[in-house]
Context: one part of a larger RNA
């Protein structure tokens, strides 16, 4: 000297971007953080309002409402957020391989959606249980399950041709085996009854099969990147084979039999300490340090293990076991899980609101309106950082009073100040007041689709109505008045800045060197003077 997610001491006007549990991956009260779809399905209240009857107790219809709120199904929950505990590993970076793989939701292209069944859950009825929850009987639906048709390049075999040459890939040709679901809107061209409707037709939104693509992953390898030899040997699924199991796949992944391998001083094993990277301070650079905010990758989810649904998880707000803790209980049995966003309690030198809003942006679902969305946007709060701005500006000498100093002549704060004249940034009061909105939605026009001037689809070209948390905030304007705005460390030498008084190896000071034992520029105070500035210092780290 630079730099920090800082921390203390002193001080503190104002605003913009940023940032903010580095400790106890200690435990958590409360409230939110994942749902949506009625254009998949079957049922379906209440309160309240009116009308009617009434034995004044009520009783019955309608709206309300095919709405709440549950059932079934789909779609989603594996994403978005959160931590760094564990890991010295193909976790990570970075180059490559997969002829060993999969990939829902999207786009592209072909083909198709055909005939049937049996249930089940909400509801009801009975029963157990304090609960939490359950057990039986009965009815029903469905894009929910089931058979069965057709298709067949995809999957099994056989053969054969091309390519690779290591198991294998791409075509041919024979056999053998597996699909599917409606929903909604319109509308009569063809066919039925013939008013309109359907079993027709059409448009949309779905369903299957195949192939191909995106995009997202799985898996393998060469290379990089810590300390320790006071850690020198280490290994039985250990290291290869074959046969078999597994997986979306290779593979001691797992198993049986065989055979003894295999790794190691260019450091095997074993301790220790740690998520890794783009990056970030630092340095002229080489390099040395880190890895918080952001972004990418990995691991985690109260501690360990385990599957299950799925395309995808061994799954943060899902399921089972068991441990710790916690809390309910009628003692039999039960909930629970902040390393999401506030927040509490603790532990620390030390980190913030139990705030708005879904307007933007982006996510889930939906056919749309739209709902949800503590991602996110914003508001609060802390000089925590960085960057801007103001605490006034111009004149003003009898150099005033007053403090210090002084050789008593005087010097010095010092144009400072008073004073005169200005000006109006910030803050205060008053008015006007945005961008940040794209979009919806309703009528029109134009195209397209189709039998069709329906309906649906597309363009945004008309109009019109609407959608802002921030916030009456950013900005303008206007009004008063120097009003409300400065400290902090140092002044022996490194090192810029020097008297006086007190004090007498005491009180202290100190980064080194050192200062204090009666004239101390080093300790205290003061005057003064340096150096910084809403900061100045000290501490801790790191170059």
């Nucleotide at each position: 000297g630079a730099a920090c997610g800082a921390a203390c001491g002193c001080u503190g006007g104002c605003g913009g971007c940023g940032u903010g549990c580095c400790u106890a991956a200690c435990a958590c009260a409360u409230g939110c953080a994942a749902g949506u779809c009625g254009u998949g399905g079957g049922a379906g209240a209440a309160a309240g309002u009116c009308u009617c009857c009434u034995u004044c107790g009520g009783g019955a219809g309608a709206c309300g409402a095919g709405u709440a709120a549950a059932c079934c199904g789909g779609c989603g929950c594996a994403c978005g957020g959160g931590u760094g505990a564990g890991u010295a590993a193909c976790a990570c970076g970075u180059g490559g391989g997969u002829a060993a793989c999969c990939u829902g939701c999207c786009c592209u292209g072909a083909a198709g959606u055909c005939c049937g069944g049996g249930a089940u859950a909400a509801c009801c009825c009975a029963c157990c249980g304090a609960a939490a929850g359950g057990u039986g009987g009965g009815c029903u639906a469905a894009u929910a399950c089931c058979g069965g048709a057709u298709a067949g390049u995809u999957c099994c075999c056989u053969g054969c041709c091309u390519c690779a040459c290591a198991a294998g890939a791409g075509g041919c040709a024979g056999g053998g085996g597996g699909a599917a679901a409606g929903g909604u809107g319109g509308c009569c061209u063809c066919u039925g009854c013939u008013u309109g409707c359907a079993a027709g037709c059409u448009a949309u939104c779905g369903c299957u099969u195949c192939a191909g693509g995106a995009u997202g992953g799985g898996c393998c390898c060469g290379c990089g990147g810590c300390c320790u030899a006071u850690c020198a040997g280490g290994u039985a699924g250990u290291u290869g084979g074959u046969g078999g199991g597994g997986u979306a796949a290779c593979g001691g992944c797992c198993u049986a039999c065989c055979a003894a391998g295999c790794c190691u001083a260019c450091g095997a094993c074993g301790g220790g300490u740690a998520g890794c990277u783009g990056g970030u301070c630092u340095g002229a650079g080489a390099g040395g340090a880190u890895g918080g905010u952001c972004a990418g990758c990995c691991a985690c989810a109260c501690u360990g293990g385990c599957a299950c649904u799925g395309a995808g998880a061994c799954a943060c707000g899902g399921g089972c076991c068991a441990g710790a803790c916690u809390c309910c209980u009628a003692c039999g049995g039960g909930a629970g899980g902040c390393a999401g966003c506030a927040g509490u309690g603790g532990g620390g030198a030390a980190u913030a609101u139990u705030g708005g809003g879904c307007a933007a942006u982006g996510g889930g679902c939906g056919a749309a309106a739209g709902c949800c969305u503590g991602a996110c946007c914003c508001a609060g709060c802390g000089a925590c950082g960085c960057c801007g701005c103001g605490u006034g500006g111009a004149g003003g000498a009898u150099g005033a009073a007053g403090g210090c100093c002084u050789u008593c002549g005087g010097g010095u704060c010092g144009u400072a100040a008073a004073c005169u004249c200005c000006u109006g940034u910030c803050a205060g009061a008053g008015g006007g007041g945005a961008a940040g909105a794209a979009g919806g939605u309703g009528c029109g026009a134009g195209g397209g689709c189709u039998a069709a001037u329906a309906c649906c689809c597309c363009u945004u070209u008309g109009c019109a109505c609407u959608u802002g948390a921030c916030g009456g905030u950013a900005c303008c304007c206007u009004c008063a008045g120097a009003g409300g705005a400065a400290g902090c460390a140092c002044c022996g030498g490194c090192u810029a800045a020097c008297u006086a008084c007190g004090u007498g190896c005491c009180a202290g000071c100190a980064g080194c060197c050192g200062c204090g034992g009666u004239a101390a520029u080093a300790c205290g105070u003061a005057g003064g003077g340096u150096g910084c500035a809403a900061g100045c210092g000290u501490u801790g780290u790191u170059c």
This is a predicted structure of a 543-nucleotide part of an RNA (small-subunit ribosomal RNA, 5' domain) from Hippea sp. Lau09-1128r. The coordinates come from a structure-prediction model, not an experiment, and the mean pLDDT is 87. It matches the Rfam family "Bacterial small subunit ribosomal RNA". Rfam links the family to the GO terms structural constituent of ribosome and ribosome. Taxonomically the source falls in Hippea (Bacteria, Campylobacterota, Desulfurellia, Hippeaceae).